Two RNAs folded together computationally: RNase P RNA and transfer RNA, 412 nucleotides in total.
[in-house]
Parts: sequence; C1' cells; structure tokens
RNA sequence: CGAGCAGUAUAAACGGUCGCUGCUGUCUAUGACAGGAGAGGAAAGUCCGGGCUUCAUAGGGCAGGAUGCCUGAUAACGUCAGGUGGGAGUGAUCCUAAGGAAAGUGCAACAGAAAGUAUACCGCCUUUAGUAAGGUAAGGGUGAAAUGGCAGUGUAAGAGACUACCGGCAAUCUGGUAACAGAGUGCGCAUUGUAAACCCCAUCCGAAGCAAGUCCAUGAAGGAGUAAUAUGGCUGCCCGUCAUGCUCCGGGUAGGACGCUUGAGUUAUAUGGUGACAUAUAAUCUAGAUAGAUGACCGUUCUCGACAUAACCCGGCUUAUAGUACUGCUCAUUUA
RNA sequence: CGGGGUGUAGCGCAGUUGGUAGCGCGCUUGGUUCGGGACCAAGAAGUCGGGCGUUCGAGUCGCCUCACUCCGACCA
Repeated sequence: CGAGCAGUAUAAACGGUCGCUGCUGUCUAUGACAGGAGAGGAAAGUCCGGGCUUCAUAGGGCAGGAUGCCUGAUAACGUCAGGUGGGAGUGAUCCUAAGGAAAGUGCAACAGAAAGUAUACCGCCUUUAGUAAGGUAAGGGUGAAAUGGCAGUGUAAGAGACUACCGGCAAUCUGGUAACAGAGUGCGCAUUGUAAACCCCAUCCGAAGCAAGUCCAUGAAGGAGUAAUAUGGCUGCCCGUCAUGCUCCGGGUAGGACGCUUGAGUUAUAUGGUGACAUAUAAUCUAGAUAGAUGACCGUUCUCGACAUAACCCGGCUUAUAGUACUGCUCAUUUA
Repeated sequence: CGGGGUGUAGCGCAGUUGGUAGCGCGCUUGGUUCGGGACCAAGAAGUCGGGCGUUCGAGUCGCCUCACUCCGACCA
C1' cells in the first nucleotide's frame, strides 16, 4: 500500500425569531407571564419472555402448543456467555432447529432387475450340441440414495468367506462438572434416508390483554328469538364449580380522574468472574399526549444529511438504514 | 393501540398422506351464419406476493419480510 475479518461510537453543526405538549413559580387565576424540560438505535415488525391488571385464589384429566449438544447467566426467554461435535475459509473468523430412525407407523415420484424382513437386466463362471438349468454380485447400467472403503488371500467365477489398514457399533479404562475426547479390546458389520412426516423421550406452558382494569358524572325504552338435559363465565373436549342469562333489532353516553411513568432505571468508580453478569458505594431524575406535542422561517459553514416519529412499561430477537470516525486482528506483495 | 385472516393465469376460485399446477368466465385462431350472438374445435396465458432454509424434490413444511383486509368503547 492492497484485500478482508470482528467490534464500538455518532446519526450535519452553530446562532436567532415565531409556534406546540407537560412541569414548577408568581399574579389581577377556565387566563397571562417567567423559568426549565420535551423521541430512537431501531420508538418499527409484534416474533419470544417478564412485570402489571382482570377473570372462578386459578381445581382434576385428556387434547394442544413451545423448546431440544453441554455448563452457566437471568425476573424470565426460543435471548446471552463460555465450551463440545459437525461444516466453510490459506487465515483472522463465520455458520450450525445439533435429542431419538436396533419402540412403532408412513413416505421414497420418474428411472431401474431391485427402494426396505431386497433383487438379478447386461455381464462373469459351471453343466449342456443348443434351448435351458444352476452359482454369483468383481464390473456395467438406473437413480438424490443400491446395504461400508481400499489392498491382498481365496475361488470354477465370486463374495467380510478370510486378513491388514481406515470407517462403524458395543462395553471397558483414563481425562473432563458435562457435552465429549483419547487409548487399547471385542464384533465382519442386512444398523439406507426422512422426525422443519406422524410419533417417542425430557423440560416448560391457565386465559385474555391498558379499548386490561378502577372511580366519579351525564343520559336512556323497550321489542323479538332462544334455553334450565339450556346459556354464559379460564381458547378445544369431559368432570367439577359459579352465575342467570345469551343473540339480534332499537335506545342512551362518548365527559373527567386514576392506571401513566422512580424503574429488574441511568451514570461513574471499586471488587469478584475467561465471560454473560453479580455485589457495594456515590451521584442523578431524563416525554407522558388523548385527534394526539418536537415544527416552520432566517443567517453562516460542510462531506448537502439514511432508515424512521413514543401511546402501559421493561429484557431480547428480527428487519430497515446515507455517511463519518475509531479500535483490534488476518492474508498477500515489496523493502529492511 | 391490541387481536385475527388472505395472497395461485386478465377476473373469481380449487389444489392433503410433499412427486408433471387445475376449473369457470374472459382472450386468440379456425369453423358455422348473409352478418352478429349462441354453439363446435384447437390454442395461448402462472418467477404459486418476495427472500432464506429443511428435503433427492416445496404451491404444500419451518423462519423472515411485503401488501391487502376484517374485528375490538361503555351503559340500560
């Protein structure tokens, strides 16, 4: 200098004027004035988990759903950290839904002789004049996949039939918390693949969601249908339990307060841990609207500015994103 | 804000143990008719909304994403 890998920060800057939404203070108080505050790294998708709230304090069984190498972190998780096995890359590094196919069932189209308690089309060998019969699975051919690979022995030709090595399986020993790794021993090995097919095993799961729910105020008109062997209430079914309704048409109100932002909060330091994280101390308060507030204009400068706007709150994941700055590492080339 | 559903030919819809994508209307060409409609025959038209994965193989199974669409206040 080039190519790349991993990660972090930021999300044009400054000044002025006029507005918008809360809060605090003052006053002549349904308002005015002053002060100070006012979106994001994803506020998004709503894909997981938790808080919070209500339902019958929340019961039993079945069904259903989710997760799936090991150990840990955490309020919890499908997240994160560290490790194991497998895969990609020269490498930094990255990816991995990674339990069970010797519990059972299903499926494997077409092609092919044969596709799952397997078979013989061509071929090879033996007998036979020939047709044909028998023995084979080396080789060919089909397929995504053909029942271990390779070398030798052996044989009529062949074959784990036998032998060595590699692979596989089983139990043992050693190391490791474990996943697993290593070692020698045994078994010739008919144990194909698919579980993001049913299923089995292990663990976990009550449901609904702030339009949850609580309080105050205002107003109102009933009618029809259905049913106590009923209907509704914790998604499905059964049991149990509680209530007396439920559906449709019509009628009334759509105002205020709470929930609502002090929280598994944020920042800094120290300690423990490889790390996720935990503990301690100190400091700090940082939107809370309800038709819904962040905008508009002017000036200066630059590299001319991406994706996108809170609506109960947190922890993650996923997806979108112009550019700029920084840190660590790898490879290649050249020079020393 | 919360909770669901649907994307397959121009339009409306099917598509189940995963194995060649179909039906109706419409369209094109030919026939029939004096001409048109109807009718008869033949034909074209699909990135199955998009992407990634599982699998030998995906419209179908899993994940992500885009678009459209439906429902949800309280009282008596």